The RNA shown here (transfer RNA) has 75 nucleotides and comes from a Caldisericaceae bacterium. It matches the Rfam family "tRNA". It is annotated as a transfer RNA. Its mean pLDDT, the model's own confidence on a scale to 100, is 83.
[in-house]
RNA sequence: GCCCUCGUGGUCUAGCGGUUAGGACAUCGCCCUUUCAAGGCGGCGGCAGGAGUUCGACUCUCCUCGAGGGCACCA
Numbered sequence: 001g002c003c004c005u006c007g008u009g010g011u012c013u014a015g016c017g018g019u020u021a022g023g024a025c026a027u028c029g030c031c032c033u034u035u036c037a038a039g040g041c042g043g044c045g046g047c048a049g050g051a052g053u054u055c056g057a058c059u060c061u062c063c064u065c066g067a068g069g070g071c072a073c074c075a
Base pairs, nucleotide, nucleotide: 001071002070003069004068005067006066007065010025011024012023013022018055027043028042029041030040031039048064049063050062051061052060
């Protein structure tokens, strides 16, 4: 330098054009319990950034940034 894959709350992850962006753990509150743990109910918190296509984009296209991998160069 070229190519491929990936980027969703604090962590792990679902999503395949029309969802209130779902789940688990964590965290906070309440219930339960003599207390703690476990359990039950509820709350908070997220689409890497920008542009485009579309009536409508987390989803498709392009650019940038970041992570991982492969190839090439290395006189």